This is a predicted structure of a 328-nucleotide part of an RNA (large-subunit ribosomal RNA, domain IV) from a marine metagenome. The RNAcentral record of the full RNA draws on SILVA.

[in-house]
Context: one part of a larger RNA
RNA sequence: CACGGCUAAGGAACUCGGCAAAUUAACCCUGUAACUUCGGGAUAAAGGGAGCCACGAGCAAUCGUGGCCGCAGAGAAAUGGCCCAGGCGACUGUUUAACAAAAACACAUGGCUUUGCUAAAUCGAAAGAUGACGUAUAAGGCCUGACACCUGCCCGGUGCUGGAAGGUUAAGGGGGGAUGUUAGUGGCAACACGAAGCAUUGAACUGAAGCCCCAGUAAACGGCGGCCGUAACUAUAACGGUCCUAAGGUAGCGAAAUUCCUUGUCGGGUAAGUUCCGACCUGCACGAAUGGUGUAACGAUCUGGGCACUGUCUCAGCCAUGAGCUCG
Numbered sequence: 001c002a003c004g005g006c007u008a009a010g011g012a013a014c015u016c017g018g019c020a021a022a023u024u025a026a027c028c029c030u031g032u033a034a035c036u037u038c039g040g041g042a043u044a045a046a047g048g049g050a051g052c053c054a055c056g057a058g059c060a061a062u063c064g065u066g067g068c069c070g071c072a073g074a075g076a077a078a079u080g081g082c083c084c085a086g087g088c089g090a091c092u093g094u095u096u097a098a099c100a101a102a103a104a105c106a107c108a109u110g111g112c113u114u115u116g117c118u119a120a121a122u123c124g125a126a127a128g129a130u131g132a133c134g135u136a137u138a139a140g141g142c143c144u145g146a147c148a149c150c151u152g153c154c155c156g157g158u159g160c161u162g163g164a165a166g167g168u169u170a171a172g173g174g175g176g177g178a179u180g181u182u183a184g185u186g187g188c189a190a191c192a193c194g195a196a197g198c199a200u201u202g203a204a205c206u207g208a209a210g211c212c213c214c215a216g217u218a219a220a221c222g223g224c225g226g227c228c229g230u231a232a233c234u235a236u237a238a239c240g241g242u243c244c245u246a247a248g249g250u251a252g253c254g255a256a257a258u259u260c261c262u263u264g265u266c267g268g269g270u271a272a273g274u275u276c277c278g279a280c281c282u283g284c285a286c287g288a289a290u291g292g293u294g295u296a297a298c299g300a301u302c303u304g305g306g307c308a309c310u311g312u313c314u315c316a317g318c319c320a321u322g323a324g325c326u327c328g
Base pairs, nucleotide, nucleotide: 001322002321004319005318006317007316009314010313013312018309027049028048029047030046035040037146051068052067053066054065055064056063057062069073081307082306083305084304085303086302087301088299089298093105094104110143111142112141113140114139115138121130122129123128147294148293149292150291152224153223154222157221158220159217160216161215162214163213166212167211168210172206173205177201178200179199180198181197184193185192186191225243226242227241228240229239252286253283264280265279266278267277268276
């Protein structure tokens, strides 16, 4: 040093934090709160018992009475510490094989949306297969995440759905015309003009979806204001004015897993509390299925407090085993 055992007095003063250790423990009897979804909570909590012998009761298991021994009777081993409050997630589950087990994922529930069957969707140049030997109480996609109470306003932007009058618009169709070439004609010549044909080019016009456009749609992606004044103390502003917007955040919650200033202010708990709990609202920068607020039960979850308990500590000591060191 490692791993175990014990420890006076104190008992968390240790520490980021009771980490680790200790306490508790199986069985029987009594007893058991708030809260609650009435099932739970609950082994809540808090108490008591236990060995052996004799006698008695009893069919017996067993029980009662009396006595006996030890430090100790569930005599070893194995075998829950408990309570209060709060956050998050309803729950049992799942996960980073080998640093993260969680508040992350999943979940039952709810909603939107696609799909009428040769279904949509997916794999595949295709054949074909899955979906499904199913058929809208089904299957796929997306979001939410038990339950309770609820889920407000905005369709201007983006997306999706529907519409088809107009604008724009490809290939294609169309071919006015233009150009080249030259039989020929004119000319003394140079040269000029130039039919048909061929070749090149090509205007108007026509021409779908899409886009522009017109509507709908937010449990689609998303968004949800500013300034000024005003009440008979003061303060504040139910009220008024004005600007802007698609609409200006409703209910509920709120210094919060969200609050910068901030250790906000007040109250509680402590002798003393940047944490914690209850309030307030001045929300830098909560807010309603990117769900809001509650919530019994549950959790190797996170936070604060208490009882019990202890070598965590005051502050160390002793013992055992092993390793190491010295000697051999």
Model confidence (mean pLDDT): 88 of 100. Rfam family: Bacterial large subunit ribosomal RNA.